[in-house]
């Protein structure tokens, strides 16, 4: 200097005046007023209501190992496999030597595999010969070789054949299984035995371990106002999938359908698993202490306009019950830390 990887931060500033939510007021006025995603609503959880004797059955989700955390499918270290020269990065990463099933297109054969080429043809056949022998490629043998194809039943080499084959042997891959050895665990290494290989896919069924009661702030409660009542079902209602079985309520409750009233107002609702700054512990997620701070709260729904300095031609986009995460979308700027080329010194 190029090229990159990686965490992070911040995304117009400051004034002045006016205008709108809010809160408080001595009614002058002070005070505070959108994000990193306020999104998607994909996970988790808090609140809240409603269920909470038992058991089957069905179905959902998670799936390395260890630890954060309220809790997760996040997060953080490892491990194991894949990709990068490398900083790093990507994986839903239990089981395929339980069962079931699937596999396009090409190809001879696609799953206790297959003879299209090719190769042999020892034996048995056929021809030729007198015999040795040859020949043919009919029977049949072959999975080394070629071809297909994502994937064709371990690789090299040698023994052995009529040609071949784990049909044996070495060596190596790999798998199982015993033993030592590190490691808290996933797992790693070493050594021996074993058969001679076991093919993919389970975000297909399935099996194995673990987790979950339902619904959702239009939750749920309080207050005021205002109305008309009728029909149907019928043993209900609960156990929010079902079944058995408990419960509970008792003959009017309940569910549907017609029909009438109401379209208000407060809580809930913002002091919280909070925000900053510093110390300690941890490799880190992160967990204490100690200060300091109060930081929107609407219900036709607030954050906007206009001067002026600089900047710059201005991304992506707005709360609506909070809160931690995924993930998605962003003009630009700034910063840590690391890599890999090149070139000086």
């Nucleotide at each position: 200097c190029g090229a990159g990887u990686u965490c992070g931060u911040c995304g117009g500033a400051c004034g002045a005046c006016c205008g709108c939510g809010g809160u408080c007021u001595u009614c002058g006025g002070a005070c505070c007023g959108a994000g990193g995603a306020a999104a998607g609503u994909c996970c988790g959880g808090a609140c809240u209501c409603c269920a909470c004797a038992g058991g089957g059955c069905a179905g959902g989700g998670u799936g390395c190992u260890g630890g954060a955390u309220a809790a997760c499918u996040u997060c953080c270290a490892g491990g194991c496999g894949g990709g990068g020269c490398g900083a790093c990065c990507c994986g839903a990463c239990g089981g395929a030597a339980a069962g079931u099933g699937c596999a396009a297109c090409a190809g001879a054969g696609a799953g206790c595999a297959g003879a299209c080429c090719g190769c042999c043809g020892a034996u048995g056949g056929c021809c030729c010969g007198a015999a040795a022998g040859g020949g043919c490629a009919c029977a049949g043998g072959u999975a080394a070789g070629g071809g297909u194809g994502a994937a064709a039943c371990g690789g090299u080499g040698g023994u052995g054949u009529a040609a071949g084959a784990g049909a044996c042997c070495a060596c190596c891959a790999g798998c199982g299984u015993u033993g030592c050895g590190g490691g808290g665990a996933a797992c790693c290494g070493c050594a021996g035995c074993g058969g001679c290989u076991a093919g993919g896919c389970a975000a297909a069924c399935c099996c194995c371990a673990c987790c979950a009661g339902g619904a959702g702030c239009a939750a749920g409660g309080c207050c005021a106002a205002g109305c008309a009542g009728g029909g149907a079902c019928g043993g209900c209602g609960g156990u929010g999938g079902c079944c058995c079985g408990c419960c509970g309520a008792u003959c009017a409750a309940g569910u549907c359908c017609c029909g009438g009233g109401u379209a208000g107002g407060c809580c809930g609702c913002a002091g919280g698993a909070g925000c900053c700054a510093g110390g300690c512990g941890g490799c880190a997620a992160c967990g204490u202490c100690u200060g300091g701070c109060c930081u929107a709260g609407a219900u036709g729904g607030a954050u906007g306009g206009u001067c002026g300095u600089c900047g710059a031609c201005u991304a992506c986009a707005g709360a609506a019950u909070c809160c931690g995460g995924c993930u998605u979308a962003c003009a630009g700027a700034c910063g840590g830390a690391c890599u890999c080329g090149c070139a000086a010194a």
The RNA shown here (Bacterial RNase P class A) has 345 nucleotides and comes from an Acidimicrobiia bacterium. Its mean pLDDT, the model's own confidence on a scale to 100, is 77. It matches the Rfam family "Bacterial RNase P class A". Rfam's curators write: Ribonuclease P (RNase P) is a ubiquitous endoribonuclease, found in archaea, bacteria and eukarya as well as chloroplasts and mitochondria. It is recorded under the gene name rnpB.